[in-house]
This record gives sequence, C1' cells and structure tokens, in this order.
RNA sequence: GUCCUCGUAGUUUAACGGAUAGAAUGCGGCCCUGCGAAGGCCGCGAUCUAGGUUCAAUUCCUAGCGAGGACA
Repeated sequence: GUCCUCGUAGUUUAACGGAUAGAAUGCGGCCCUGCGAAGGCCGCGAUCUAGGUUCAAUUCCUAGCGAGGACA
C1' cells in the first nucleotide's frame, strides 16, 4: 500500500429496514437475615464519526477513525 472481518451500557453480548434498542453481569436503593452471603423487587446505564438511500437505518451504501487478520 491492497483486501477481509469487526465497532451497541463499566464488561460480555442480542436485535427480517418498523420492539419503548432486549438480556446477563456491574453499580445504587429497598426487602429478607442476629450480621453477611445467596435470593426477591425497583432503579441507573449503550448504537465510533460525518454524509447518503428510505416514509422509516443499530441494520443498506460511501468516506473517515479505531481494533484484529491476510498478502505485498
């Protein structure tokens, strides 16, 4: 330099173009307990950036940025 794959909560990850972006874990509160752990209930928190297509984009297209890989 060319090509391929990936980018979503703190972390691990779901999501035929139409769900309130879902869960696990984490964190906070409450219940339970003699105190904890476990368990139960409630809450907090996310689509890498900029354009384009579309009535509608996490999803499709383009460029960029970042991570991993193949070739040179």
Predicted 3D model of a 72-nucleotide RNA (transfer RNA) from a Patescibacteria group bacterium. Rfam family: tRNA. The family's RNA type in Rfam is transfer RNA. From the family's description: Transfer RNA (tRNA) molecules are approximately 80 nucleotides in length. Rfam links the family to the GO term triplet codon-amino acid adaptor activity. The RNAcentral record of the sequence draws on ENA.